């Protein structure tokens, strides 16, 4: 200097599944143990998704091994909103590479 098809970075866009059910805190009302109420946090349950990550496998090869995925499994992850999110798309930066 090229260069962005690997990886990392900035903006947008990005799907599915109970705001379940118990009990415990804590707030608030009441003279008040009790008891009503609504959000939040936390265990636990049965149910459910699947696009973070992770696991498995087919052709191929075939000694051994290797060996994809948005498919399947669902260990984590998730199931009002936030938050995250595979993958597209733009910019441009560093890096791999040449």
């Nucleotide at each position: 200097g090229c260069g962005c098809a690997a990886u990392a970075u900035g903006u947008g866009g990005g799907a599915g599944a109970g705001a379940u059910c118990a009990c415990c805190g804590u707030g608030g009302c009441u003279a008040a143990u009790c008891g009503c109420c609504a959000g939040c946090g936390g265990u636990g349950a049965c149910g459910c998704c699947g696009a973070a990550g992770g696991a498995g496998c087919a052709a191929c090869a075939c000694c051994c091994a290797g060996g994809a995925a948005a498919c399947u499994c669902u260990c984590a992850g998730g199931c009002a909103a936030a938050c995250g999110g595979a993958c597209c798309a733009c910019a441009a930066u560093a890096c791999a590479g040449c």

Glycine riboswitch aptamer from a Chromatiales bacterium, 98 nucleotides, folded computationally. Rfam family: Glycine riboswitch aptamer. Rfam describes the family as follows. This family represents the bacterial glycine riboswitch. Glycine riboswitches usually consist of two metabolite-binding aptamers domains with similar structures in tandem. The aptamers cooperatively bind glycine to regulate the expression of downstream genes. Its mean pLDDT, the model's own confidence on a scale to 100, is 76.